Predicted 3D model of a 536-nucleotide part of an RNA (large-subunit ribosomal RNA, domain I) from Smithella sp. It matches the Rfam family "Bacterial large subunit ribosomal RNA". The full RNA is in RNAcentral, with records from ENA.

Context: one part of a larger RNA
């Protein structure tokens, strides 16, 4: 020096564990904000660094309920001082307070700072200084020399609608095309949004708003007919709900008038395509409905309460384990307790509970809507609209034979004996009534709350984060972004003695265990030693 074994050190794998995550389901909630939000800054404790809570009334104040013996939040114990059966701490409802910044809104500003006007008030001899209130902008109503009242503004996870709108990529290159109306930006709204009561389909039978699901169907089609894109009707389901204006005509008010009227506003009337309505005639006063306001029995939520049944013995540090006997069960889900507990604790099944606030709501009252028949062909039935040319866009449809829908631009109707559509166009036929508006449900989503579940993870996993985590740290900044869990049943966390300056150790003691000693469960390997044996 090598090999081997043993014993240690180092190291922190592995096993076991879980306070934290992940996913899904059900229900709730689906918003907060000028009554100042979201988010922050700075403060508040007897001693107070961080977290939590709170706001100069500052780990809290008032009140109403619950609860019933301890309490003064956590890391985190201690000292000091207090509170509490006159019911504290704690939990819930309703209030009060709520510095400064922030939409930030009196003006300014390099956020958490600086400087003001007016009114009231404290204070001063008077200034000064202090306290309370008020003063931004835009839009709308009403008023109008002034003004006053109301609204908006900002934030928020996804879902939704609208306005803009890529490229990488694919086409084995690439330009039409694709990716894709996707990502992204902007605007807007709601608990959903959008759509929606046929100028729709259909096809010679008919259907009867919209939305969503299944199918139709990877079909019909579109397509450098490449890559690819890709319907609809119909059928089966979910859910169902239909309405209101404009106009004709009538009445009123005001303005105006060439006295015929015209215009504006308000009320009545009226709302459709087998045309309807006005107008004229006849008839009806009650029926049915509502998406509407108030009240409200009851239900639900926001604290809670009751809640069955076990002993002995053995092992052991400890019994919940073994053995024996026994009990409850509308409760043998689950968690804890010194090992594995239906009967020890918390719970569970089941039953019960609210002064206050929220929600739902039987029902009642109010409000509101609602008929029919006939005659006639005088009036009305959405105009720079429909439609056409040109240029584009959307429709599965890339200009194609390209209908249909929308926009720009230039033209520009009919008006009920009217008009649109049925995939160029025309005829016949069928069908519908544009150029005004509203509309629940079935559908989408989950930041948040409550409950539940998992052939989901178990500390290099699972969230980036089980720990002071969006922390430490890095970056001028946008931004990037960790590592880090486990003594023991209980600190019983080693009094005292010895060595040492200390660190550390040896005794003693605690404990079931100390090779469980806070560098703490288990404690693999690399790596480093010691001892012994063998070889050189």
């Nucleotide at each position: 020096g090598g090999c081997a074994a043993a014993u240690g050190g180092u190291g922190g794998a592995u096993g076991c564990c879980u306070u934290g995550g992940c996913g899904c389901c059900a229900a709730g909630a689906g918003g907060c904000g000028a009554u100042g939000a979201a988010g922050g800054a700075c403060g508040c404790g007897g001693u107070a660094a961080g977290c939590u809570g709170c706001g100069a009334a500052a780990a809290g104040c008032u009140u109403c309920g619950g609860g019933g013996a301890g309490c003064c939040g956590c890391u985190a114990a201690a000292c000091a001082g207090g509170c509490u059966g006159u019911g504290a701490u704690c939990c819930g409802g309703a209030g009060g307070u709520a510095u400064c910044c922030g939409a930030a809104u009196g003006g300014g500003g390099a956020a958490a700072c600086c400087c003001g006007g007016c009114c009231c008030u404290g204070g001063u001899a008077a200034u000064a200084c202090g306290g309370g209130g008020u003063c931004a902008u835009c839009c709308g109503g009403c008023u109008u020399a002034g003004g006053u009242c109301g609204g908006a503004g900002g934030c928020g996870a996804a879902c939704c609608c609208g306005g803009g709108g890529a490229a990488c990529u694919g086409a084995a290159a690439c330009a039409u095309c694709u990716c894709a109306g996707u990502a992204c930006c902007c605007g807007g709204a709601g608990g959903a949004a959008a759509a929606g009561a046929a100028a729709u389909c259909a096809a010679g039978u008919g259907a009867g708003a919209u939305u969503c699901c299944g199918u139709c169907a990877g079909u019909a089609g579109c397509g450098g007919c490449g890559a690819g894109c890709g319907a609809a009707a119909g059928c089966g389901g979910a859910u169902u709900a239909g309405c209101c204006c404009a106009a004709a005509c009538c009445c009123g008010u005001g303005u105006u008038u060439u006295c015929g009227g015209a215009c504006a506003c308000g009320g009545g009337g009226g709302u459709u395509g087998u045309a309807g309505g006005g107008u004229c005639c006849c008839g009806a006063u009650g029926u049915g409905g509502g998406a509407u306001g108030c009240a409200a029995a009851g239900g639900g939520g926001u604290a809670g309460c009751g809640g069955a049944a076990g002993g002995a013995u053995c092992u052991g540090g400890a019994a919940a384990g073994g053995u024996c006997c026994u009990c409850c069960a509308u409760a043998g889900u689950g968690g804890g307790u010194g090992a594995u507990a239906g009967g020890c604790c918390c719970g569970u099944a089941c039953g019960c509970g609210a002064a206050a606030c929220c929600u739902u709501g039987a029902u009642g009252c109010g409000c509101u809507c609602u008929a029919g028949g006939g005659a006639u062909a005088c009036c009305c039935u959405g105009a720079g609209u429909a439609c056409c040319g040109c240029g584009g866009g959307g429709c599965a449809c890339g200009u194609g034979g390209a209908a249909c829908c929308c926009c720009g631009u230039g033209g520009g109707a009919a008006g009920c004996u009217g008009g649109g559509a049925g995939g160029a166009c025309c005829a016949u036929c069928u069908u519908c009534c544009a150029a005004g508006g509203c509309u629940a449900a079935a559908u989408a989503c989950u930041a948040c709350u409550u409950g539940g579940c998992g052939a989901c993870c178990g500390a290099u996993a699972g969230u980036g984060a089980a720990c002071a985590a969006g922390u430490a740290c890095c970056g001028u900044g946008a931004g990037g972004g960790a590592a880090a869990g486990g003594u023991g049943a209980a600190a019983a966390g080693u009094a005292c003695c010895c060595c040492g300056g200390g660190a550390g150790g040896g005794g003693a003691g605690u404990g079931a265990a100390a090779u469980a000693g806070u560098a703490c469960c288990u404690g693999a390997a690399a790596c480093c030693a010691u001892u012994u044996g063998c070889c050189u």